[in-house]
This is a predicted structure of a 705-nucleotide part of an RNA (large-subunit ribosomal RNA, domain II) from a Patescibacteria group bacterium. Rfam family: Bacterial large subunit ribosomal RNA. Rfam links the family to the GO terms ribosome and structural constituent of ribosome. RNAcentral holds the full RNA, with entries from ENA. The coordinates come from a structure-prediction model, not an experiment, and the mean pLDDT is 83. NCBI's taxonomy places the organism under Bacteria, Bacteria candidate phyla.

Context: one part of a larger RNA
RNA sequence: GGCAGGGAGUGCAUGAAUGCGGUAACCUGAGAGGGGAAGCGAAAGCAAUUGUCCGCAGCAUCCUUCGGGAUGUGAGGGACGUGGUAUGCAAAUGCCAUGAAUCACAUUCGUGCUACCUGAAACCAAGCGAUCUAACCCGGAGCAGGACGAAGUCCUACACCAGUAGGAUGGAGGUCCGCUAGAGUUGCUGGGCUCAACCCGUUCUCGUGACUCCGGGAUAGGGGUGAAAAGCUAAUCGAGCUUGGUAAUAGCAGGUUCCUCUCGAGAUGGCCCCUAGGUCAGCCUGGCUAGAGAGAGAUCAUGGGGUAGAGCACUGAUUAGGUAGCCCGGAGGCGAAAGCCUUCACUAUCUUGUCAAACUCCGAAUCCAUGUUCCUCGUAGAAAGCCGGAGAUGGGGUUGGGGGGUAAGCUCCCAAUCCGAAAGGGAAAGAACCCCGCUUGUGGUUAAGGCCCCUAAGUAUUGGCUAAGUGUAAAUAAAGGCGUUUUAGGCCCGAGACAGUGAGAAGGUUAGCUUAGAAGCAGCUACCCUCUAAGGAGUGCGUAACAGCCCACUCAUUGAGGUCUGAAGCCCUGAAAAUGGACGGGACUAAGCCAGUCGCCGAUACCACAAUACUCCAAAUAGGAGAUUAGGUAGAGAGGUACUUUGUGGGAGCAGAAGCCUUUCCUUAAGGAAGGGUGGAUCCUGCAAGGAUAAGAAUCCUGCC
Numbered sequence: 001g002g003c004a005g006g007g008a009g010u011g012c013a014u015g016a017a018u019g020c021g022g023u024a025a026c027c028u029g030a031g032a033g034g035g036g037a038a039g040c041g042a043a044a045g046c047a048a049u050u051g052u053c054c055g056c057a058g059c060a061u062c063c064u065u066c067g068g069g070a071u072g073u074g075a076g077g078g079a080c081g082u083g084g085u086a087u088g089c090a091a092a093u094g095c096c097a098u099g100a101a102u103c104a105c106a107u108u109c110g111u112g113c114u115a116c117c118u119g120a121a122a123c124c125a126a127g128c129g130a131u132c133u134a135a136c137c138c139g140g141a142g143c144a145g146g147a148c149g150a151a152g153u154c155c156u157a158c159a160c161c162a163g164u165a166g167g168a169u170g171g172a173g174g175u176c177c178g179c180u181a182g183a184g185u186u187g188c189u190g191g192g193c194u195c196a197a198c199c200c201g202u203u204c205u206c207g208u209g210a211c212u213c214c215g216g217g218a219u220a221g222g223g224g225u226g227a228a229a230a231g232c233u234a235a236u237c238g239a240g241c242u243u244g245g246u247a248a249u250a251g252c253a254g255g256u257u258c259c260u261c262u263c264g265a266g267a268u269g270g271c272c273c274c275u276a277g278g279u280c281a282g283c284c285u286g287g288c289u290a291g292a293g294a295g296a297g298a299u300c301a302u303g304g305g306g307u308a309g310a311g312c313a314c315u316g317a318u319u320a321g322g323u324a325g326c327c328c329g330g331a332g333g334c335g336a337a338a339g340c341c342u343u344c345a346c347u348a349u350c351u352u353g354u355c356a357a358a359c360u361c362c363g364a365a366u367c368c369a370u371g372u373u374c375c376u377c378g379u380a381g382a383a384a385g386c387c388g389g390a391g392a393u394g395g396g397g398u399u400g401g402g403g404g405g406u407a408a409g410c411u412c413c414c415a416a417u418c419c420g421a422a423a424g425g426g427a428a429a430g431a432a433c434c435c436c437g438c439u440u441g442u443g444g445u446u447a448a449g450g451c452c453c454c455u456a457a458g459u460a461u462u463g464g465c466u467a468a469g470u471g472u473a474a475a476u477a478a479a480g481g482c483g484u485u486u487u488a489g490g491c492c493c494g495a496g497a498c499a500g501u502g503a504g505a506a507g508g509u510u511a512g513c514u515u516a517g518a519a520g521c522a523g524c525u526a527c528c529c530u531c532u533a534a535g536g537a538g539u540g541c542g543u544a545a546c547a548g549c550c551c552a553c554u555c556a557u558u559g560a561g562g563u564c565u566g567a568a569g570c571c572c573u574g575a576a577a578a579u580g581g582a583c584g585g586g587a588c589u590a591a592g593c594c595a596g597u598c599g600c601c602g603a604u605a606c607c608a609c610a611a612u613a614c615u616c617c618a619a620a621u622a623g624g625a626g627a628u629u630a631g632g633u634a635g636a637g638a639g640g641u642a643c644u645u646u647g648u649g650g651g652a653g654c655a656g657a658a659g660c661c662u663u664u665c666c667u668u669a670a671g672g673a674a675g676g677g678u679g680g681a682u683c684c685u686g687c688a689a690g691g692a693u694a695a696g697a698a699u700c701c702u703g704c705c
Base pairs, nucleotide, nucleotide: 001705002704003703004702005701006700011113012112013111014110015109016108017107018106019105021103022102023101026035027034028033039046040045051080052079053078054077058073059072060071061070062069063068082097083096084095085094086093087092116255117254118253119252123245124244125243126242127241128240134219136217137216138215139214140213141212142211143209145177146176147175148173152169153168154167155166156165157164158163182206183205184204187202188201190200191199221237223233224232225231258640259639260638261637262636263635268281269280270279271278272277283391284389285388286387287386288385289384293377294376295375297374298373300371301370302369303368304367309362310360311359315356316355317354320351321350322349323348324347325346329344330343331342332341333340334339395419396418397417398416399415400414401413402412403410424435425434426433439611440610441609442608443607444606445605449601450600451599452586453585454584458598460597461596462595463594464593465592471588472587479573480572481571483570484569485568486567487566488565489564490563491562492561500557501556502555503554504553506530507529508528511525512524513523536551540549541548612630613629614626615625616624617623641694643691644690645689646688647687648686649685650684651683652682659678660677661676662675663674664673665672666671
């Protein structure tokens, strides 16, 4: 890992509701008793009426166009009284009363117990451990060889002594070298599912000592021992192990076993030693009471409002200017001084241009409330209310707003919607984007989106644009373009425009100044006159300065539009990402883009025809009616299937039961039936009562492979 078997809402007590049954002013229990028949008040305490009206169902009478209607009565129901009690001077208010209970069984839920199953780390008690290891006690054992050469002692020299120097001797040391034995374990951060839950290789450290080892002994769990690391105390140590308390507890984690049908959530608010959880409300579901309205729609009317926008009338901010004031302040000028003048700032006012979530003289659209009329739903039961059961209180996306930086797959709120719990079609592929809400079929029509091929449907059609493979995507800026199309306006033009070509472009003069020089062209000043068709005291290149080449300007030639400034469409540049690559691909000059037209394709949408279920009527397995009935997680409700035991009735079986294997058939499903083989003795079924009743998951348990 596979297969088989096992494996999780149970029992008792008690309470509530519902269902069903017995009896009933009583029910129950062997009995004592329990429940009911009186409540209110904290308590002392006090202590209940057979009222009136409305009115559903039903009933009765009358009418009827047979659908029903009118009147009366009217259990239950509602309203108002009346009564009891508490508070209060009172008014009044709260609770209660107008007679139905009780016992058993079943189901669901609550509570207490193990309480659906599995799972802690822990806590406490009583015992067992020092054959591992820690330190200690008693008795023992072990350490090749070599090196250094302390104290002490002796000799010699010097010497009076003390002593100094040298040479011998000596053999100290937690001394040195050392794979002696033995002990340890530094690096390779070597090998290693292994011989090994700490070993192996090589390297390394100690090796006469606070050394190493053997045998025996004693110290025990909040205790020991510890040259102290919270180390060690039998592969266990910030409190050992075993058994018990014990099925400890767990708001946490995992698991929790057959089917179909109806409905179908929440991720919000309040509170909590509350934030991984509860509880109340909101949202879901089942049942009941009740008896006529209800609404998420449309229209109009009447109210409410201070947002978007706008505005500057207030509060503040703020551009430019005018006028007036200026006690004080800054700067400047005049004056001997007093003072005067100009200006800045300030104050007031006028004109002008602006800004605001915490400004408003104003002010929408949407929205909210109430009502009218339609529409839709409703006696096949509306509103409203009561009772049982929940789940849920981690949410997320998009659109429109607030915050942030008009950042975030950001964040916190509001409104709507979808995903969550939603399948199908489209967007190549995609939780929430677009279309659309899936009972089962057959056929048709459309939606979004598409119609060259992949690929269902137009190589459809009309008019433009693009030449960039732009584009064929739901995504790219400022700034640029003599790319091209459209459009608006100004100016020049047969008295000849614009461009081209052929000519001229002169003289005073090298203007004056400056300068080494300055001659149109370094710089400063001026920028005149003449001849002219025209020619600047010069637009650029050039020279040291001249020269030289252009230009402005003019004529001729040519002969029809030219030129300038804007606006719009498509296109181009701007344009950068990591292995080679993406319009989904092929490919396309339309099969691209813009504006139209007509067709077609395309979904579980819509329509038609059938079928099933649902809800309702009902003479209840028949028959009929209905619709905006039929997706669905958590969850509520309803009905079934299978296994097994007992009782009772019916049946099958050695002419072959159950079980197992296999084939065929039936049911919406769980499932059921028959034939054949094997097998060799029990089994099927109606009704009733029970259950240690359904496995694929729990790092599930046991066994086998």